[in-house]
Context: one part of a larger RNA
Molecule: large-subunit ribosomal RNA, domain IV
Organism: seawater metagenome
RNA sequence: CUCUCUCUAAGGAACUCGGCAAAUUGGCUCUGUACCUUCGGAAGAAAGAGUGCCCCUUCAUGGGGCCGCAGUGAAGAGAUCCAGGCGACUGUUUACCAAAAACACAGGUCUCCGCAAAGUCGUAAGACGACGUAUGGGGGCUGACACCUGCCCAGUGCCGGAAGGUUAAAGAAGUCGGUUAGCAUUGCGAAGCUGAUAACUGAAGCCCCGGUGAACGGCGGCCGUAACUAUAACGGUCCUAAGGUAGCGAAAUUCCUUGUCGGGUAAGUUCCGACCCGCACGAAAGGUGUAACGAUCUGGAUACUGUCUCAGAGAGAGACUCG
Numbered sequence: 001c002u003c004u005c006u007c008u009a010a011g012g013a014a015c016u017c018g019g020c021a022a023a024u025u026g027g028c029u030c031u032g033u034a035c036c037u038u039c040g041g042a043a044g045a046a047a048g049a050g051u052g053c054c055c056c057u058u059c060a061u062g063g064g065g066c067c068g069c070a071g072u073g074a075a076g077a078g079a080u081c082c083a084g085g086c087g088a089c090u091g092u093u094u095a096c097c098a099a100a101a102a103c104a105c106a107g108g109u110c111u112c113c114g115c116a117a118a119g120u121c122g123u124a125a126g127a128c129g130a131c132g133u134a135u136g137g138g139g140g141c142u143g144a145c146a147c148c149u150g151c152c153c154a155g156u157g158c159c160g161g162a163a164g165g166u167u168a169a170a171g172a173a174g175u176c177g178g179u180u181a182g183c184a185u186u187g188c189g190a191a192g193c194u195g196a197u198a199a200c201u202g203a204a205g206c207c208c209c210g211g212u213g214a215a216c217g218g219c220g221g222c223c224g225u226a227a228c229u230a231u232a233a234c235g236g237u238c239c240u241a242a243g244g245u246a247g248c249g250a251a252a253u254u255c256c257u258u259g260u261c262g263g264g265u266a267a268g269u270u271c272c273g274a275c276c277c278g279c280a281c282g283a284a285a286g287g288u289g290u291a292a293c294g295a296u297c298u299g300g301a302u303a304c305u306g307u308c309u310c311a312g313a314g315a316g317a318g319a320c321u322c323g
Stems, first nucleotide, its partner, number of pairs: 001318008010309002014307001019304001027051005036041001038144001052066005067071001079302007086294002091103002107142007119128003145289004150219003155216002157212005164207003170201002174197006182188002220238005247281001248278001259275005
């Protein structure tokens, strides 16, 4: 010097991206316990007190005494609180760098399927679905609960319609060519067979007509206007299928930005509460809340500490010397 531990004056997070690590707390009995809440919880909230041994006595108990620095006498055995984001929760996951806000979930909703079901595997036989039958089964999205879920069907998709337009195979009148019975002078040429072409007939689909958003998706611009100024309830105009409703908002979303104001600090790019000028929130790719829960993320506080000021001492194992 390295590793694993123990202790440390005064201070106590000044360390650091960040209290990472360590320290604190710790069992049992009793007292006591707030906000909030889905009335179950929160809660072991928090905050306190007691804790050994001996004697007498009681059903319970009550009284007295003894020792130590220390009585859950060693070991093992919650730190706590405040506020916010996300996800309701228990659960699941990248075996070996990610455990999460990701997945799942109960619940919600849309859609398909009447049973030889839809759907899936297989060339098939066959199998699953299911020895089930719509209170069932498959698929998509959302994700407890509470309050809600606005406008647009022009495009795309899906569903319905079938009048008209278009349209395949197939069928096919006709026309043109080859062949040749025959006529016969160059040649003409029936039927049949055969090649080419083809009017017309011809379904679904597409065009077309409607519906449909918890289907894919989308949800404007410019100009003017009030008796200070500012702003614009109001008006005009252009475009659109319709111009973003409720709620939320510098947000896991805000570029400008450390926005502005307030709080917390002596000092705060983080945090909390507001404001709204939303570069580029927004309603089941759900919106906004939310008790409980979380080895989640963020900010603050108390306690506590060698994290630090700033190091020191000690134990053991290495390192070093001999072997």